[in-house]
RNA sequence: CCAGGGGGCCGGGCAGCCGCGUGACUUCGGUCGCGAGGAAAGUCCGGGCUCCACCAAGCGAGGGUGGCGGGUAACGCCCGCCGGGGGUGACCCCAGGGACAGUGCCACAGAGAGCAGACCGCCGAUGGCCCCGGAUCAGGUCCGGGGUACAGGCAAGGGUGAAAGGGUGCGGCAAGAGCGCACCGCGCGACCGGCAACGGAAGCGGCACGGCAAACCCCACCCGGAGCAAGGCCGAAUAGGGGCGGCGCGCCUGCGCGUAAGCAAGGGCAGGGCAGCUUGUGCCCAGUCGCCCGGGUUGGCUGCUUGAGCGUCGGAGCAAUCCGGCGCCCAGACGAAUGGCUGCCGCCGCCGAUACGGUCCGCGCAAGCGGAUACCGUCGGCGGCACAGAACCCGGCUUACAGGCCCCCUGGCAUC
Numbered sequence: 001c002c003a004g005g006g007g008g009c010c011g012g013g014c015a016g017c018c019g020c021g022u023g024a025c026u027u028c029g030g031u032c033g034c035g036a037g038g039a040a041a042g043u044c045c046g047g048g049c050u051c052c053a054c055c056a057a058g059c060g061a062g063g064g065u066g067g068c069g070g071g072u073a074a075c076g077c078c079c080g081c082c083g084g085g086g087g088u089g090a091c092c093c094c095a096g097g098g099a100c101a102g103u104g105c106c107a108c109a110g111a112g113a114g115c116a117g118a119c120c121g122c123c124g125a126u127g128g129c130c131c132c133g134g135a136u137c138a139g140g141u142c143c144g145g146g147g148u149a150c151a152g153g154c155a156a157g158g159g160u161g162a163a164a165g166g167g168u169g170c171g172g173c174a175a176g177a178g179c180g181c182a183c184c185g186c187g188c189g190a191c192c193g194g195c196a197a198c199g200g201a202a203g204c205g206g207c208a209c210g211g212c213a214a215a216c217c218c219c220a221c222c223c224g225g226a227g228c229a230a231g232g233c234c235g236a237a238u239a240g241g242g243g244c245g246g247c248g249c250g251c252c253u254g255c256g257c258g259u260a261a262g263c264a265a266g267g268g269c270a271g272g273g274c275a276g277c278u279u280g281u282g283c284c285c286a287g288u289c290g291c292c293c294g295g296g297u298u299g300g301c302u303g304c305u306u307g308a309g310c311g312u313c314g315g316a317g318c319a320a321u322c323c324g325g326c327g328c329c330c331a332g333a334c335g336a337a338u339g340g341c342u343g344c345c346g347c348c349g350c351c352g353a354u355a356c357g358g359u360c361c362g363c364g365c366a367a368g369c370g371g372a373u374a375c376c377g378u379c380g381g382c383g384g385c386a387c388a389g390a391a392c393c394c395g396g397c398u399u400a401c402a403g404g405c406c407c408c409c410u411g412g413c414a415u416c
Stems, first nucleotide, its partner, number of pairs: 001412010012345007020035006037387001041398002044396005049227004062223005067081005082096001083094004097218002102216002104212003119158002121154003126151002128148009166184006185207001186205003191200003231302004241293007250269004256263002271285005309328008346385008356377003359372005
């Protein structure tokens, strides 16, 4: 210098003016303090807090987690380690328990996909069939040779597939095959190391026990429900509920009044409820007015922001993290504040420049002079500054993010 790996951080700055939310003070005019994020987002996981439910324990159902050790309030998070995979490497990725508890599945292709199979192929030693030669008097039988591929043998080679019951070589055989042997692989494994996951390994075994559990399932561990619209307090008007008190009572007839609608003395009749039942008796029952009580919608207050807090220093630890000292207070809105304008600066993009510097060309010994060019710097103008935005509060994860800065590490090239 080029290419890459890991981690951390910033994400416009300053000033003036005018605003907004909130707290304190106030002489009521104002003054002062504070005022978005690393994700405030998705609401995925874990907690605090609140209400509801619950005697305890066990079993069962449902959901979740899943190498080991540590951290933590807790976690599906984080750290360290182990195993597997990828990369020359820094480093990255993994739902990473169990497939001899049982059940199930393995598409297409292929002969065969699970106590496997025989399409092409190889063989045909043995048995069958055919031919030749020989032995025997003949039928036939026996011996030797050749052929065929009928029975049958094989799983080496070809072919299918994600996957076909170890690989290479030698021996062996009719052809073959862990059939035998050597090496490699694989399984079991005394023993050794490690807290553990796991690692190493003498020796033994011809090799079997395919894969899938983000299929059912088995094993171990964890888990009550709802959520700040939780929950608590205050609480009018109207409507509705209850209590007490006052007035008042259904139907028929109808003196009387009135033009009428209607009002209505008096008389008669009748229902329900309460007093335990029956009889008797008594009281109450539509409505309306007044007072009181309880619930409660809209609303107000609270919960509400001091907290598993932040900064810094020291210590323990490989680290996550923990311990201690000192300092700090850092939004609390709810029709939901956190903004606007101006100036200067920073970064990015575009346009322009009568050429100041670089660059290029010519002349010259050189200093320099003349010319070209908007490529870089420079000058001027314009535009932009990511993703996004609190809503009870924390710890995580995931996702979005223009541009920029810092640290550590790896590979390559060059030079000293």
About this RNA:
The RNA shown here (Bacterial RNase P class A) has 416 nucleotides and comes from Qipengyuania sp. The coordinates come from a structure-prediction model, not an experiment, and the mean pLDDT is 77. The gene name in the source record is rnpB. The organism belongs to Qipengyuania, within Bacteria.